[in-house]
Context: one part of a larger RNA
RNA sequence: CUGGGCGUAAAGCGCACGUAGGCGGCAACGUAAGUCAGAUGUGAAAGCCCCGGGCUCAACCCGGGAACGGCAUUUGAGACUGCGUCGCUCGAGUCUGAGAGAGGGGCGUGGAAUUCCGGGUGUAGCGGUGAAAUGCGUAGAGAUCCGGAGGAACACCAGUGGCGAAGGCGGCCCCCUGGCUCAAGACUGACGCUGAGGUGCGAAAGCGUGGGGAGCAAACAGGAUUAGAUACCCUGGUAGUCCACGCCGUAAACGAUGUCGACUAGCCGUGGGGUCCAUUUAAGGGCUUCGUGGCGCAGCUAACGCGAUAAGUCGACCGCCUGGGGAGUACGGCCGCAAGGUUAAAACUC
Numbered sequence: 001c002u003g004g005g006c007g008u009a010a011a012g013c014g015c016a017c018g019u020a021g022g023c024g025g026c027a028a029c030g031u032a033a034g035u036c037a038g039a040u041g042u043g044a045a046a047g048c049c050c051c052g053g054g055c056u057c058a059a060c061c062c063g064g065g066a067a068c069g070g071c072a073u074u075u076g077a078g079a080c081u082g083c084g085u086c087g088c089u090c091g092a093g094u095c096u097g098a099g100a101g102a103g104g105g106g107c108g109u110g111g112a113a114u115u116c117c118g119g120g121u122g123u124a125g126c127g128g129u130g131a132a133a134u135g136c137g138u139a140g141a142g143a144u145c146c147g148g149a150g151g152a153a154c155a156c157c158a159g160u161g162g163c164g165a166a167g168g169c170g171g172c173c174c175c176c177u178g179g180c181u182c183a184a185g186a187c188u189g190a191c192g193c194u195g196a197g198g199u200g201c202g203a204a205a206g207c208g209u210g211g212g213g214a215g216c217a218a219a220c221a222g223g224a225u226u227a228g229a230u231a232c233c234c235u236g237g238u239a240g241u242c243c244a245c246g247c248c249g250u251a252a253a254c255g256a257u258g259u260c261g262a263c264u265a266g267c268c269g270u271g272g273g274g275u276c277c278a279u280u281u282a283a284g285g286g287c288u289u290c291g292u293g294g295c296g297c298a299g300c301u302a303a304c305g306c307g308a309u310a311a312g313u314c315g316a317c318c319g320c321c322u323g324g325g326g327a328g329u330a331c332g333g334c335c336g337c338a339a340g341g342u343u344a345a346a347a348c349u350c
Stems, first nucleotide, its partner, number of pairs: 003322004007304002012318001014201004021194003025088002028085004033081002035077008049065006091191001092188004096183004103177004108172002110154001115149007125136002162169002206247006215241002220236004258317006266295012299306002323350003332343004
C1' cells in the first nucleotide's frame, strides 16, 4: 500500500460531547479547480517489447515501429464533484398544548427488621451443625412485654414494567434540574452525519483527609472436617461497606453486536400517547405513533442462530483484527499519593 474480516473463531474504544478531517437533501443560474475530448510541445540515446536485417547459429550488432503508463501549453464540453449567487422544505431544529417515568442534585420525613442499653415477668438453658465443638448463660442468658439509642436498607406494589448515553437508578413529601413521547399547526431554511487528537462521565474494589459504624464482613483468631485443610461448615471479628471532599479510571463496563440514515412478509404480548367505533360503569374493537419482548417469511450465517430493536439489502464516518506461547509482559513515554493504569515490543519457541 492492498485484500478479507470484527455476536460465539483474532477483532466494536465502557459511554458521551466535540476539534481537525471525511461525507452531505431538492431546484435554478454562473464559474471551470477536479473531470472529459481535440491539438501542439516534451517525455535524450541505449535497454525492455514487436517486425525486419548482418556475422555459418546464438550471444552480439544494425534498421524501423511501438511504448515511455507522465508533464506543460492551448482550444473546447459543462453531465457529475467543487466554488459563488439566489431560492425550496422532505433532513435537522424552534415555538404551542398535552403526557409517562426507580433520569440527576439537595432538604426533610415514615414504618418494619437487626443490634445495643435501661426496666418488668421468668428459669436453665441458648446458639449452632451432617453430627458437634468453640461461643453465650445462675453475676440470671435465650423467650416475652415496655421504654430508649443508633446505623444501614427500603418488604408488599414489582412486571423479559419504566427512566438514563453508558456506568446505573426503587419508601414518602417538597425544592432545583436534564432528557423523551404524542397531537395539530406555525416558524428557521441544510443549520446535517461521523469524528483522529482532545474533554467530560464512568460499577465494584482500592487510596488520601475528616466523620460515622447497626447489620454484614476480606484479613485475623478459635471450633470442627480431613491423611493434611493456610478451604468449604460453625463461633467471633478488623479494614471495608455508609457520609463529605479529593483521587483512581478498571470490568464477562455484555446485546461479548460502534454511531447515524434508508429500504425489505406477517403473527402474538406488554408500557406511554393520539384518534375513530361501540358501551349502562367496566371490559372491548379498528387505525396510528414511540418504546420493550416472543415467534417467524425472504435473505444472511461455518454452524448455532439473526430475522423492521437484523447478524437481511445498501450508504457515510470512526475504532479494531492479521497463527499459538513469550505478553497485555519488558523497556521508554504519559498519568497516579500509592495500588497501578495506558501506550506497547523483541529474542526465543511450537